[in-house]
Context: one part of a larger RNA
């Protein structure tokens, strides 16, 4: 000097990113127990008191004993060990669960519940090279598969122009293929003294009107499908504000809620609360840089090794350090 452990005057979180760590609390019996609530809970809430030994007395007894009342001793009676600290108030997630074996246990995943879509059975879907086989399922739409949301309560607005999906079939476009016709090559023959010209059938190269599905275009529907949900100007008997008006654009211009928020840049917004003092916190306000309704919105009792703020109790976390035990380091051997 380090490690593990023990004790500490006065103070008591002044420590620190943060009460991290360590205290406090603790068993059993009795009393007592709030808001809120889904009436189950919250709750061991909180907060108090007791605990050993003896006994003529009283009560009860399953006859073991228990209770009352009275008495006694100790610093101390759950005499050791084991053995909840508590409360108030936000956020998130309903809950018990699950997870990054080896830095993350969470607000992430899952979850009952909700909704949409597909699937009529050799189902859809999936594995497979497969017309094989198998799962689905020895199931059959109250079933199975896919997707989103995520208890419960109150709710879930407008938009189908784009993308997707479902349906439609008139027209346009459109492949292979078919094909009237047309233009070439070759060539028997014919013409020509020759060069050459012409040239049927067949074979062959090319063009090709027209006929040719789905798809696309087109029409309709569909948002708990992917998504989206405005700007400028003016205006009321002080001022301010703007119920209201005008105008442009759009498929439609954000409804109910919530809101400086796990979302607010400006920002330590402003006001109120809490403190002597509060960039955090709680309640409001709303010019929401850039909230918003199953990418769910807003609440919510209970729950949480989650996360923010406050308090009581308690403490070597600290003021501020000291002493002790053991083990190392170190010195000597």
């Nucleotide at each position: 000097c380090g490690g593990u452990c023990c004790u500490u005057a006065a103070g008591g979180a002044a420590c620190u990113a943060g009460g991290c760590a360590a205290u406090u609390u603790g068993a059993c019996c009795c009393c007592g127990u709030a808001a809120c609530u889904u009436c189950g809970g919250g709750a061991a809430a909180a907060g108090g008191g007791g605990u050993c030994c003896c006994u003529a007395c009283c009560c009860c007894u399953u006859c073991g004993g228990g209770g009352g009342a009275g008495g006694g001793c100790a610093c101390a009676g759950a005499g050791a060990a084991u053995c909840g600290g508590c409360u108030c108030u936000g956020g998130c997630g309903a809950c018990u669960g699950u997870u990054u074996a080896u830095c993350a246990a969470a607000a992430a995943c899952a979850c009952a519940g909700g909704u949409c879509u597909c699937u009529g059975c050799c189902a859809a879907c999936a594995c497979g090279a497969a017309u094989a086989g198998u799962g689905g399922a020895c199931g059959u739409a109250u079933a199975g598969a896919g997707a989103c949301u995520g208890a419960c309560g109150c709710c879930u607005g407008c938009u189908c122009g784009g993308u997707g999906u479902g349906g439609g079939a008139a027209u346009g476009u459109u492949a292979a293929g078919g094909a009237a016709g047309c233009c070439g090559g070759u060539c028997a023959g014919c013409c020509g003294c020759a060069a050459g010209g012409u040239g049927a059938a067949g074979c062959u190269g090319g063009c090709g009107a027209c006929c040719g599905a789905a798809g696309c275009a087109c029409c309709c529907a569909u948002a708990a499908a992917c998504g989206g949900c405005g700007g400028c100007c003016c205006u009321a008997a002080c001022u301010a504000u703007g119920a209201g008006g005008g105008u442009c654009c759009u498929a439609a211009g954000g409804u109910a809620g919530c809101g400086a928020a796990a979302u607010u840049c400006c920002u330590u917004g402003u006001c109120g609360g809490g403190u002597a003092a509060g960039u955090u916190c709680c309640g409001a306000c709303g010019c929401g840089c850039a909230u918003g309704a199953a990418u769910g919105g807003c609440g919510u009792a209970a729950c949480g090794a989650c996360u923010g703020g406050a308090g009581c109790a308690c403490u070597g976390u600290c003021u501020c350090a000291a002493g002790g035990a053991c083990c190392g380091a170190c010195u000597c051997g």